A computed fold for a 91-nucleotide RNA from bacterium HR37, annotated as c-di-GMP-I riboswitch aptamer. The coordinates come from a structure-prediction model, not an experiment, and the mean pLDDT is 89. Rfam family: c-di-GMP-I riboswitch aptamer. Rfam links the family to the GO term cyclic-di-GMP binding. Rfam describes the family as follows. GEMM was predicted in a large-scale screen for bacterial structured RNA regulatory elements.
[in-house]
């Protein structure tokens, strides 16, 4: 330096939950809490998936207006695959 990733050593992060903001919703910020994580740091390009506001289709029925379905432009980075960068040095 790479690869690797120890009953090392300093040490980070922070899930469900609970408070309280903001979103139509997912979900996302702050505080509190730890189940976990060696990139659980940072990026939505590629798939997976979560959501349906706006559009659309159909149905109640001709209207409002309600309901079912399609759908990403929205969202997960702690799904997985990438891309970038980073603490330490055992075998």
């Nucleotide at each position: 330096a790479a690869c690797c990733g120890a009953c090392a050593a300093g040490g980070g992060c922070a899930a469900a939950c609970c408070a309280u903001c903001u979103g139509a919703a997912a979900g996302g910020g702050u505080g509190g809490g730890a189940c976990g994580c060696a990139a659980a740091g940072c990026c939505a390009c590629a798939g997976a998936c979560c959501u349906a506001a706006a559009g659309g289709u159909u149905g109640u029925a001709g209207g409002a207006g309600c309901a079912a379905c399609c759908c990403a432009u929205g969202g997960u980075g702690g799904c997985u695959g990438g891309g970038c960068u980073g603490c330490c040095g055992a075998a």